[in-house]
Context: one part of a larger RNA
RNA sequence: GCCAACGAGUUUAUGUAUGCUGCAGGCUAAGUGCGAGAGCACGGAGCCAUAGGGAAACCGAGUGUGAAUAGCGCGUUUGUAGUAUAUAUAAGACCCGAAGCCAAGUGAGCUUGCCAUGAGCAGGGUGAACUUGUGAGAAAUCGCAAGGGAGGCCCGAACCGAUAAGCCGUUCAAUACUUUCGGAUGACUUGUGGUAAGAAGUGAAAAGCUAAUCGAACUUGGUAAUAGCUGGUUCUCUCCGAAAUAGCUUUUGGGCUAGCGUCGAGUGUACCUUUCAGGGGUAGAGCACUGGAUGGUUUAAACAGGGCGAAAGCUCGUUAAACCAAUCAAACUCCGAAUACUGAAAGUCAAUUGCUCGGCAGUUAGACUCUGGGGGCUAAGCUCCAGUGGUCAAAAGGGAAACAGCCCGGAUCUCAAGUUAAGGUCCCUAAAUCAACGCUAAGUGCACUUAAGGUGGUAGAAUUUCUCAGACACUGAGGAGGUUGGCUUAGAAGCAGCCAUCCUUUAAAGAAAGCGUAACAGCUCACUCAGUAAGAGAUUUUGCGCCGCAGAUAAUCGGGGCUAAGCGUAGUACCGAAACUGAGGAUGCGUCGUCGAUUCGUCGAUGAUGCGUGGUAGGAGAGUAUUCUUGUCUGCUGUGAAGGAGAAGGGGUGACCCACUCUGGAGCGUCAAGAAGUAAGAAUGUUGGC
Numbered sequence: 001g002c003c004a005a006c007g008a009g010u011u012u013a014u015g016u017a018u019g020c021u022g023c024a025g026g027c028u029a030a031g032u033g034c035g036a037g038a039g040c041a042c043g044g045a046g047c048c049a050u051a052g053g054g055a056a057a058c059c060g061a062g063u064g065u066g067a068a069u070a071g072c073g074c075g076u077u078u079g080u081a082g083u084a085u086a087u088a089u090a091a092g093a094c095c096c097g098a099a100g101c102c103a104a105g106u107g108a109g110c111u112u113g114c115c116a117u118g119a120g121c122a123g124g125g126u127g128a129a130c131u132u133g134u135g136a137g138a139a140a141u142c143g144c145a146a147g148g149g150a151g152g153c154c155c156g157a158a159c160c161g162a163u164a165a166g167c168c169g170u171u172c173a174a175u176a177c178u179u180u181c182g183g184a185u186g187a188c189u190u191g192u193g194g195u196a197a198g199a200a201g202u203g204a205a206a207a208g209c210u211a212a213u214c215g216a217a218c219u220u221g222g223u224a225a226u227a228g229c230u231g232g233u234u235c236u237c238u239c240c241g242a243a244a245u246a247g248c249u250u251u252u253g254g255g256c257u258a259g260c261g262u263c264g265a266g267u268g269u270a271c272c273u274u275u276c277a278g279g280g281g282u283a284g285a286g287c288a289c290u291g292g293a294u295g296g297u298u299u300a301a302a303c304a305g306g307g308c309g310a311a312a313g314c315u316c317g318u319u320a321a322a323c324c325a326a327u328c329a330a331a332c333u334c335c336g337a338a339u340a341c342u343g344a345a346a347g348u349c350a351a352u353u354g355c356u357c358g359g360c361a362g363u364u365a366g367a368c369u370c371u372g373g374g375g376g377c378u379a380a381g382c383u384c385c386a387g388u389g390g391u392c393a394a395a396a397g398g399g400a401a402a403c404a405g406c407c408c409g410g411a412u413c414u415c416a417a418g419u420u421a422a423g424g425u426c427c428c429u430a431a432a433u434c435a436a437c438g439c440u441a442a443g444u445g446c447a448c449u450u451a452a453g454g455u456g457g458u459a460g461a462a463u464u465u466c467u468c469a470g471a472c473a474c475u476g477a478g479g480a481g482g483u484u485g486g487c488u489u490a491g492a493a494g495c496a497g498c499c500a501u502c503c504u505u506u507a508a509a510g511a512a513a514g515c516g517u518a519a520c521a522g523c524u525c526a527c528u529c530a531g532u533a534a535g536a537g538a539u540u541u542u543g544c545g546c547c548g549c550a551g552a553u554a555a556u557c558g559g560g561g562c563u564a565a566g567c568g569u570a571g572u573a574c575c576g577a578a579a580c581u582g583a584g585g586a587u588g589c590g591u592c593g594u595c596g597a598u599u600c601g602u603c604g605a606u607g608a609u610g611c612g613u614g615g616u617a618g619g620a621g622a623g624u625a626u627u628c629u630u631g632u633c634u635g636c637u638g639u640g641a642a643g644g645a646g647a648a649g650g651g652g653u654g655a656c657c658c659a660c661u662c663u664g665g666a667g668c669g670u671c672a673a674g675a676a677g678u679a680a681g682a683a684u685g686u687u688g689g690c
Base pairs, nucleotide, nucleotide: 001690002689003688004687005686006685011091012090013089014088015087016086017085018084019083020082021081022080023079025048026047027046031042032041033040034039052059053058062074063073064072065071094232095231097229101222102221103220104219105218106217112196113195114194115193116192117191118190119189120188121186123155124154125153126151130147131146132145133144134143135142136141159183160182161181164179165178166177198214200210201209202208235623236622237621238620239619240618245258246257247256248255249254259363260362261360262359263358264357265356266355267354269351270353272347273346274345275344276343277342278341284335285333286332290329291328292327294325295324296323297322298321299320300319301318303317305316306315307314308313366392367391368390369389370387371386372385373384374383375382397408398407399406412585413584414583415582417581418580419579423575424574425573426560427559428558432572434571436569437568438567439566445562446561453547454546455545457544458543459542460541461540462539463538464537465536466535474531475530476529477528478527480504481503482502485499486498487497510525513524514523515522586613587612588611589610590609591608592607593606594605595604596603597602624679626676627675628674629673630672631671633669635668636667643663644662645661646660649658650657651656
């Protein structure tokens, strides 16, 4: 891991509700008697009901309060016993699961300390006290030599330990092995025997150790401890179908009440839609108030400060007010919607409407999206509100390549039928290589998304200027004289700088727009003529592009690929879903018939017709299967029961039932009731097998 078996809402008591049954007042309990037993009979003690109100006295269809004949509160009658189902409470209370708490015991053959009695420590080194000899000295004492053999002394085996690394790490081993290392006559090591224990021991102290167990050992018991926590909880079909909110909570992953679901009873349109009538101060707007903020003008104060001036004063400025212009506001309003809310009338005269009472719940972690807002950075797949919003949750199908929350649309079942939605129609891939007019040349783009800034890329629109009296561009020619204007300067001649900027000849030509020279010179320009020939220039604006734009597979438009199969405008066809339609069935709830039964309450069958039939938590209903009991079929069975195997026959919406063949070898079923150890895929489930 798989297979098989086992494995979880039970039982008792007491309430409540609903159904059924008996009686109309209901019922017996303990107990007694009888009986083989099942059970039957007796037993009225007692309980509930028949009247309530009050703390009570007490009064009584009333009573309490109260001065009250007022008001208000509670009342002004049907039950009772049994049984079934549901649920509550008390119990282990649907099942499994702690770490723990307490009690009584068992442990010091491991280990810690202590006690008693024994044992062990190769070899080498160092050389204390002390003694003797000798020398020095007045002495104290000192030196030298020999002997001596001290020490929690030194090196190093046994022995005890365990520093570092390796190895091992499903191991040789639940701590070992290899190398290395510390102590090794001592606070040493060790044998045997004894002693101290669970809130206790022992501890050169690490909360170490107390039998592979220690911040409280182990065993058994209390014990099915408790678990607001996690996991699991076994057959089918039908009807309806939530919530993730509010208040309170040592409360926030739990509860209680309300809200929302379901079932029953009652009420009977009270719901919903439309119209009309209301009040409002939101969106917007505005500046009339309250405030903010910008520019300007005026006035006032002589007032922070600065500048000029001898001063008078001038000027820049400061503060405040008024006015003008343009503006801002959740806590501003001279104004002011749409919605929403309240009321009335009408409509739908039925829909699984609304409301009330009662039984049973679940939910109280929500998510994204759109709209209006708060917080944040007008960040977040962020967070918090609002909307009788939407969807998911609890919703499958089609689209968005893939994609809970987006778009379309809500799956009762069947169909080799049709029509559409969103979205699409070159191929993958169903359907237009459809038709019309434009744009794009960047593979821009082909679902979304990328800025400021730049752009004589290209296509439009508007305004305006010049133009056959010849524009713009190009080509040819001219572009002169006074004059080198004056000043300045070494020089200044159109062109360093300052001032002035005239006149003449002209078709035209600046006391010069640029290059250039040391200064001149030189080359252009403005301006003019000629040639040519019909448009040319400026500004604003729009569409689509381009640059800005750097990454990890060549790595993407879903792909191929596409110059449309891209973008814009408008159009016609077609494709496209479980939507809608068609055909045929099933089923729920209404309505109207027919037939049968009836305890006259109603129930069953059948036909027509209308509306339905996605579904988690959950509520309600109807069934299937297993074991046992009673009856039944004068049931089945060696002419083969149960069980097992076989995909394929038949019935049922389904759980499941019936047949047939083989196997098997002795019991088993139908129907009507009753009673439960009543259904397995999950619980790191339990046991067994492989």
Molecule: large-subunit ribosomal RNA, domain II
Organism: Candidatus Parcubacteria bacterium